[in-house]
This record gives sequence, C1' cells and structure tokens, in this order.
RNA sequence: UCCCAGAUAGCUCAAUUGGCAGAGCAAGCGACUGUUAAUCGCUAGGUUGCAGGUUCGAGUCCUGCUCUGGGAG
Repeated sequence: UCCCAGAUAGCUCAAUUGGCAGAGCAAGCGACUGUUAAUCGCUAGGUUGCAGGUUCGAGUCCUGCUCUGGGAG
C1' cells in the first nucleotide's frame, strides 16, 4: 500500500434477504428466608463507531473516514 471480516445496552451477542431495536449476564427495586446465598417477579439502561447518500421507511443497501482482528506484498 492492497484485500477480507467486524464495530448494536456496563459485558457477551441476536435482530429472519429494508418494516415496533432484543436476549443472557451485570445493576436497581420487590417477593421468598431468622439472615445471606439460591430461586422468582418487576424496572431502568441505546446518537446501532463517525459523517453523508438512497428509500415512504436503514442496525441492514451505497460512499468516505476512524478503530479492531486476519491475510497479501
């Protein structure tokens, strides 16, 4: 320098070939218990890496950039 993959909640990851942004763990509150733990219930938590474009509608498609991993020279 070039090629490929990835970036979504605090963490690990989903999101069906464009149509309501979710789960588990973690956190907070509650139930249970003599207490803790375990278990169960509820709640909160998001500029989907950044900036544009296409579209009635973008996490998803297109362009550029940033970062991470892998490969070629």
Transfer RNA from an Acidimicrobiales bacterium, 73 nucleotides, folded computationally. The organism belongs to Acidimicrobiales, within Bacteria. The RNAcentral record of the sequence draws on ENA and MGnify. It matches the Rfam family "tRNA". Rfam classes the family as a transfer RNA.